RNAcentral holds the full RNA, with entries from ENA.
The part of an RNA shown here (large-subunit ribosomal RNA, domain IV) has 355 nucleotides and comes from Candidatus Acidiferrum sp.
The coordinates come from a structure-prediction model, not an experiment, and the mean pLDDT is 88.
Context: one part of a larger RNA
RNA sequence: CCCUGGUUAAGGAACUCGGCAAAUUGCCUCCGUAACUUCGGGAGAAGGAGGACCCCGGUAGGGUGAAGGACUUCUCGUCCUUAGCUCGAUGGGGUGGCAGAAACCAGGCCCAAGCGACUGUUUACCAAAAACACAGGUCUCUGCGAAGUCGAAAGACGACGUAUAGGGGCUGACGCCUGCCCGGUGCCGGAAGGUCACGGAGAGAGGUUAGCCUUCGGGCGAAGCCUUGAACCUAAGCCCCGGUAAACGGCGGCGGUAACUAUAACCGUCCUAAGGUAGCGAAAUUCCUUGUCAGGUAAGUUCUGACCUGCACGAAUGGCGUAACGACUUGGGCACUGUCUCGACCAGGGACUCG
Repeated sequence: CCCUGGUUAAGGAACUCGGCAAAUUGCCUCCGUAACUUCGGGAGAAGGAGGACCCCGGUAGGGUGAAGGACUUCUCGUCCUUAGCUCGAUGGGGUGGCAGAAACCAGGCCCAAGCGACUGUUUACCAAAAACACAGGUCUCUGCGAAGUCGAAAGACGACGUAUAGGGGCUGACGCCUGCCCGGUGCCGGAAGGUCACGGAGAGAGGUUAGCCUUCGGGCGAAGCCUUGAACCUAAGCCCCGGUAAACGGCGGCGGUAACUAUAACCGUCCUAAGGUAGCGAAAUUCCUUGUCAGGUAAGUUCUGACCUGCACGAAUGGCGUAACGACUUGGGCACUGUCUCGACCAGGGACUCG
């Protein structure tokens, strides 16, 4: 010096990113307990008092209740009394100790805010959380040989279920709510028209040549066959028409205006599918920003309450609240402490030296 443990004057968080760590608290009985609340809770809230041993006294009282007795609807059951077993005070008096839950063991508490309702689940070995799940809500698919899933198939699961069922998506208790836009994308419905593959169809064209013509160079050329091939018919899809946002998503700009100023209920104009409603708001979201005001402190980039100029909240990618809950996150307070001022000492084990 390191590790583990113990003690520490005065102060008591001045330490530090942060009370990390440590300390405090700790049991039983009694008293007593606020806001808030979903009336269950919050509660062990908080806070306070008592506690050993001996005697009154194993008392008062409680539990159980054999046997006996009474009743009776008579193998049941009810009632009475009591033995035994068992639990056992309050209160009063007394004794000794520094100290009585005497050791071990054994909640620190409160206030405010955020997030998530909750109990649960998770990164086996750096993350336990505001992430996942969750009851509940909603949309959608599925009529049963269901949809969906695994498989090449057979087959199996779904389910020995049947729409109060099953699959999938989103949201996430509960309370109050969940606005506007269907132009784009998706999905659903429609089928008149446009487009449209295979296929059907086969107009026409080319080749070949029986034959014909010839100026002997060549030319024409039926049927058949071969090769092509235009109209026309032809499904879904797409175009098209409509619906649908708890589907993917989206939810404006500029200028002017009131008899102080400022501001603009009001007006004009451009654009859009429609221009953000309620609620919330410097927020787990605010860049400017330590915004401004207020509170708390002697002093507060954090915190709380407001304001609204929302760079860039906003309604099931849910909005705003919310009792209870949380090894969650943030701020504050009480208690307590070697965290610190600022160190010191002790014990054990290492390090180090010798062997």